[in-house]
RNA sequence: UUCUUAUCCAGAGAGGUUGAGGGAACGGCCCGAUGACACCUCAGCAACCGCCCACCAGGGAAAUGGUGCUAAUUCCGGCAGGUAACGUCUGAGUAUAGACGUAAGCCUGAAAGAUGAGGA
Numbered sequence: 001u002u003c004u005u006a007u008c009c010a011g012a013g014a015g016g017u018u019g020a021g022g023g024a025a026c027g028g029c030c031c032g033a034u035g036a037c038a039c040c041u042c043a044g045c046a047a048c049c050g051c052c053c054a055c056c057a058g059g060g061a062a063a064u065g066g067u068g069c070u071a072a073u074u075c076c077g078g079c080a081g082g083u084a085a086c087g088u089c090u091g092a093g094u095a096u097a098g099a100c101g102u103a104a105g106c107c108u109g110a111a112a113g114a115u116g117a118g119g120a
Stems, first nucleotide, its partner, number of pairs: 001120008013042005021031003026077003043070003048066002052060002074112001079109005086101005
């Protein structure tokens, strides 16, 4: 770098160094000299791998090890499908129908990305 696969609406911050951008890119919207981002130290969260127990239910326990993570749902959106209470037309004439259109909002999925594990 790339492939496969699982997960991504939960959770968890202090100090130090530094000094201007950062939140992947784009659009938005945010964070940031009351010091963000990054790095270091310590602390914490979680439980993917490993370990242990079960033994095939992707189960359970613990948190010493390997990772990961500790603003905002992966911060939100885009792409596709669905959805009418909205719109148009028709019908009916006091019933609440039918056809078509749209999709802000909502639902589902994809794509992209992140992380783990395994492979090349």
This is a predicted structure of a 120-nucleotide RNA (SAM riboswitch aptamer (S box leader)) from an Anaerolineae bacterium.
Its mean pLDDT, the model's own confidence on a scale to 100, is 82.